RNA sequence: CAGGCCGGAUGGCCGCGGGCGGUCUCGACCGUCCGAGGAAAGUCCGGACACCGCAGGGCAGGACGCUGGGGAAACCCCAGGCGGCGAAAGCCGACGGAAAGUGGAACAGAGAGGAGACCGCCGGCGCUCACGCGUCGGUAAGGGUGAAACGGUGGGGUAAGAGCCCACCAGCGCCGUGGCGACACGGCGGCUUGCCAAACCCCGUCCGGUGCAAGGCGAAGCAGGUCCCGUCGACGCGGCCCGCCGAGGGACCGGGUACGCCGCUCGAGCCUCCGGGGAACCGGGGGCCUAGAUGGAUGGCCAUCCACGCCAGAAUCCGGCUUACAGGCCUGCU
Repeated sequence: CAGGCCGGAUGGCCGCGGGCGGUCUCGACCGUCCGAGGAAAGUCCGGACACCGCAGGGCAGGACGCUGGGGAAACCCCAGGCGGCGAAAGCCGACGGAAAGUGGAACAGAGAGGAGACCGCCGGCGCUCACGCGUCGGUAAGGGUGAAACGGUGGGGUAAGAGCCCACCAGCGCCGUGGCGACACGGCGGCUUGCCAAACCCCGUCCGGUGCAAGGCGAAGCAGGUCCCGUCGACGCGGCCCGCCGAGGGACCGGGUACGCCGCUCGAGCCUCCGGGGAACCGGGGGCCUAGAUGGAUGGCCAUCCACGCCAGAAUCCGGCUUACAGGCCUGCU
């Protein structure tokens, strides 16, 4: 540094929640068995399940974004590539696109993108005895500003310079080799197209809403009203239209209740062995049942021992991520 594990132990007594069995005076008692976690937490992602919605397609909006594999899925995991950090083991990364378009870059600075000349450098002309000054051009090597100045370093070349030419490096394109691939290495070419997409945007993939206070059953209680639909029935000579009435359905307002039961814990489950795989993970055999409350249980005391005991605590369930954590153990590596 990485990975994994434990996180007081044993015994006794009392108390609390639940399952099963029994007793009776029917909500209590007796017996027996079970009773928080590595994060039960934050509720940040993804699902199962439930109800509602939904012809199909599109727009808008949102999430994600290297490659291969795993997984029900994921802001998940494993392995690899690339980039960054580190002496190393190793760690971290929203890691598609900036020659599709729009836009941004404070201050400083001449100039912030098809740019620019402040100090310089060089040449012509004019003036001057000269130092030099003025003017017209060339230039971007050097200085200066900046987070960033239109490839970098060195050489040639030139009046001075410049990819103007050359070598190496970076970048771009093409080809070859290796790899499933991201990509790496090598060769050739013309000579160069800056940064920001957690700015709009473009490309690709995916996406209905609400959550167990979901939802269902029973009991109790209450007061109805307004509007809409017109399948069904009745009435109007009544077969159709139409009118009216009733049943039924829908929306809204008002009123009542908040008691019991189900959902509720057997599940993408846990342990162990074998097999496949580099790993995540997958397959098979055997074994196990491991909290289910509804004002909400898991605590207290005593004895002994030690290294003197951390963070914390279920509320539909599961897979992740993140955060908190005294101390201790094991394995591998620098």
Predicted 3D model of a 334-nucleotide RNA (Bacterial RNase P class A) from uncultured Gaiella sp. RNAcentral holds the sequence, with entries from MGnify. Model confidence (mean pLDDT): 78 of 100. Lineage of the source: Bacteria > Bacillati > Thermoleophilia > Gaiellaceae > Gaiella. It matches the Rfam family "Bacterial RNase P class A". It is annotated as a ribozyme. The model forms 93% of the base pairs in the Rfam consensus.